RNAcentral holds the full RNA, with entries from ENA and SILVA. Predicted 3D model of a 327-nucleotide part of an RNA (large-subunit ribosomal RNA, domain IV) from Papillibacter cinnamivorans DSM 12816. Its mean pLDDT, the model's own confidence on a scale to 100, is 88.
[in-house]
Context: one part of a larger RNA
RNA sequence: GGGUUGUCAAGGAACUCGGCAAAAUCACCCCGUAACUUCGGGAGAAGGGGAGCCCCAGCAAUGGGGCCGCAGUGAAUAGGCCCAAGCGACUGUUUACCAAAAACACAGGUCUGUGCUAAAUCGAAAGAUGACGUAUACGGGCUGACGCCUGCCCGGUGCCGGAAGGUUAAGAGGAGAGCUUAGGAGCAAUCCGAAGGUUUGAAUUGAAGCCCCGGUAAACGGCGGCCGUAACUAUAACGGUCCUAAGGUAGCGAAAUUCCUUGUCAGGUAAGUUCUGACCCGCACGAAUGGCGUAACGACUUGGGCACUGUCUCGACAGCCCGCCCG
Numbered sequence: 001g002g003g004u005u006g007u008c009a010a011g012g013a014a015c016u017c018g019g020c021a022a023a024a025u026c027a028c029c030c031c032g033u034a035a036c037u038u039c040g041g042g043a044g045a046a047g048g049g050g051a052g053c054c055c056c057a058g059c060a061a062u063g064g065g066g067c068c069g070c071a072g073u074g075a076a077u078a079g080g081c082c083c084a085a086g087c088g089a090c091u092g093u094u095u096a097c098c099a100a101a102a103a104c105a106c107a108g109g110u111c112u113g114u115g116c117u118a119a120a121u122c123g124a125a126a127g128a129u130g131a132c133g134u135a136u137a138c139g140g141g142c143u144g145a146c147g148c149c150u151g152c153c154c155g156g157u158g159c160c161g162g163a164a165g166g167u168u169a170a171g172a173g174g175a176g177a178g179c180u181u182a183g184g185a186g187c188a189a190u191c192c193g194a195a196g197g198u199u200u201g202a203a204u205u206g207a208a209g210c211c212c213c214g215g216u217a218a219a220c221g222g223c224g225g226c227c228g229u230a231a232c233u234a235u236a237a238c239g240g241u242c243c244u245a246a247g248g249u250a251g252c253g254a255a256a257u258u259c260c261u262u263g264u265c266a267g268g269u270a271a272g273u274u275c276u277g278a279c280c281c282g283c284a285c286g287a288a289u290g291g292c293g294u295a296a297c298g299a300c301u302u303g304g305g306c307a308c309u310g311u312c313u314c315g316a317c318a319g320c321c322c323g324c325c326c327g
Base pairs, nucleotide, nucleotide: 001322002321003320004319005318006317007316008315010313011312014311019308028050029049030048031047036041038145052067053066054065055064056063057062068072080306081305082304083303084302085301086300087298088297092104093103108143109142110141111140112139113138114137120129121128122127146293147292148291149290151223152222153221156220157219158216159215160214161213162212165211166210167209171205172204176200177199178198179197180196183192184191185190224242225241226240227239228238251285252282263279264278265277266276267275
């Protein structure tokens, strides 16, 4: 000097990103126990009290009397608690070896596919899973207990339905054209040229799809601007105008979302960029990529308090172990 285990005056979080670590609480019995609540809970809420040994009575529980110590669950093992907020309902699951969470899952909700040789999935196939199931079933997507709810837009994209018209492939079709030449014409070069062969080929016909017509948002998604106006001022219930498929409803809101921003006001503190309650000017919340609440739950996150303490003011001492020094 280090590790580890203890102890400490006065103070008691002044430490620190943060009470990290430590301390404190602690089993059992009795009393007592709030808001809130889904009436189950919350709850071991909180907060108090008890305990050893001897004698007597009693079956005992227990009661009465006495004794000792600083201390009687005499050592050891054995919850710290409260208030408020965020997120996620909950028990669960996860990055084996830096993340346990607000992430995943979840019961519940909803949309969609699937009529059975089901859809879907694996497999060149056979075959298998689904399922020895049958729509109260099985697959897929989204949401995520529960409560109150879930607004407007189908113009774009997707999906579903429609089939009149337009467009449209191979194929069918074969008008016509080219080449070839028996033959004919010509002095010849060459020209004409049937049948057959061969190459090509117009019209016409021709499905789905696309165009088109509808539907559909718990499908992918989207949900405006400018100007004016009230008898103080300010503001604008009101009006005008442009654009749009439609212009954000309820609820919430400086929020896990707010840039400006430590917004403003209030609370808490002597003092509060955090926290809580409000306000609303929402840079850039918003309704199953769910909105807002919510008892219970959480090794989650944030703020405050009580208790407690060597975290600190500020350090000191001791046991054991290691290092180091001397022998």